[in-house]
Two RNAs folded together computationally: RNase P RNA and transfer RNA, 417 nucleotides in total.
Its mean pLDDT, the model's own confidence on a scale to 100, is 78.
Rfam match: Bacterial RNase P class A. By type it is a ribozyme.
């Protein structure tokens, strides 16, 4: 000093004028005014999972159907996160993986090829018959086809080969040992047996009731409990596919018609933040102090001026949280790594 | 905001894992005196980017676009 790898932060600053808009004080009969104070994000975003929260039975039972998939642990839950494990990259710090199960069955595997999963034989190789072509028997080493060919590399051995024999690797099986397990390591023993695909069905294991704040509550205001189809006594509807089951009403659904389009709630204080201590590798947990951090409904959070600089990227809350993904101009930081160079 | 369905030529429309069909426009040419009609020919596609798979329009995940439904009474 050059190239990197992780993880964490941060998202132009001041100021000065006019506005929006939530609370709170005080004035006002009302409208409204002053005067403090607060007022988007790391993704508010995609709505892909996962919860609370509402209502439907306190969310039940069984078929169905969805999802999840090496262990363990975290958490309110999760498809997330943390640490381990097996595999693949990479010199490495480190990254990446939908990563159970093909001997439970059952389907695929076009084309090309002898042969695509009860194997099998086109060239060749080797014997035999034959003048020769060619035909019979052996073989699967070699070629050839394909994405994928029935362990693999080497020595024997053979007529020529071949797990047909042996080492060595890799596979199965079983004991043994570490480990909480996923899995390892090491022995003994089988000559080796079914090749992919389960992001095809499908089996194991696990886990899932459904609708969504335009969800529900309540005040008020209107009106024709009006037509027409459909259906009907156990009928409908909550309840989505279906059965039981509970509930609820005596009639439903479903389209035309018809009124009203206001206003409170739900709403923002929480699996919250920040700091320290403990307890654990770590996700995070416990404790103690201490902080209040948008809540709108035509829907605020803006504009315009100086000024400074490194010259400003994506992108705007709408009942909440925890996560993923997906956009993004840079910037700062703390730990690692590897080259090269000096001492 | 919530929620659900789609995107396959120029138009509409099929296809559910092994060559993307078929109509109507288009073009060209035959027929016809010229023309429609009819016949024959041809052109043009799976919205983008990953991923499983030997092989993706199809099956899996992520953009991006389009569509439809959700207010109160009775």
């Nucleotide at each position: 000093a050059g190239a990197g790898u992780u993880g964490a932060c941060u998202a132009g600053g001041c100021a000065a004028u006019c506005g929006c808009u939530g609370c709170u004080a005080c004035c006002a009969a009302u409208a409204g005014g002053u005067a403090g104070u607060g007022g988007a994000g790391g993704a508010a975003a995609g709505u892909c999972c996962g919860g609370g929260c509402u209502c439907c039975a306190u969310a039940g039972g069984g078929c169905a159907g969805a999802g999840u998939g090496c262990c363990a642990g975290g958490u309110a839950a999760c498809g997330c996160c943390u640490g381990g494990g097996g595999g693949a990259c990479g010199u490495g710090a480190g990254u990446c993986c939908a990563c159970g199960g093909a001997a439970a069955g059952u389907g695929c595997a076009g084309c090309a090829g002898a042969a695509a999963a009860u194997a099998u034989a086109c060239c060749g190789c080797c014997g035999g018959u034959u003048u020769a072509g060619a035909c019979c028997g052996g073989u699967a080493a070699g070629g050839g086809u394909g994405a994928a060919a029935a362990g693999g590399u080497g020595c024997g051995g053979u007529a020529a080969g071949a797990g047909c024999g042996c080492a060595c690797c890799g596979c199965g099986c079983g004991g043994u040992c570490g480990g909480u397990a996923a899995c390892g390591a090491g022995c003994g023993u089988g000559g080796c047996a079914g090749u992919g695909c389960a992001a095809a069905c499908c089996c194991c294991a696990c886990u899932c009731g459904g609708a969504g704040c335009a969800a529900g509550a309540c005040c008020a205001a209107a009106u024709a409990g009006g037509a027409a189809u459909c259906u009907g006594u156990g009928g409908u509807u909550g309840c989505g596919g279906c059965c039981c089951g509970c509930a609820a009403u005596u009639g439903g659904a479903u389209u035309c018609g018809g009124g009203u389009a206001g206003g409170u709630u739900g709403c923002u204080u929480c699996a919250g933040g920040u700091a320290c201590a403990u307890g654990g590798c770590g996700a995070c947990a416990u404790g103690u102090a201490u902080c209040g951090c948008a809540g709108a409904u035509g829907a605020a959070u803006g504009a315009u001026u100086g000024u400074c600089c490194a010259c400003g990227a994506c992108a705007g809350a709408a009942c909440c949280c925890g996560g993923c993904u997906u956009a993004c101009c840079g910037g700062u930081c703390a730990a690692c790594u590897c080259u090269c160079u000096u001492c | 905001g919530g929620c659900u369905g789609g995107a396959u030529g120029g138009c509409a429309g099929a296809g559910u894992g092994g060559u993307g069909a078929u109509g109507c426009a288009g073009c060209g040419g035959a027929c016809u005196g010229c023309a429609a009609a009819u016949c024959c020919g041809u052109c043009u596609a799976c919205g983008c980017c990953g991923g499983u798979u030997c092989g993706a329009c199809c099956c899996c995940g992520g953009c991006u676009c389009c569509a439809g439904c959700c207010u109160c009474c009775a």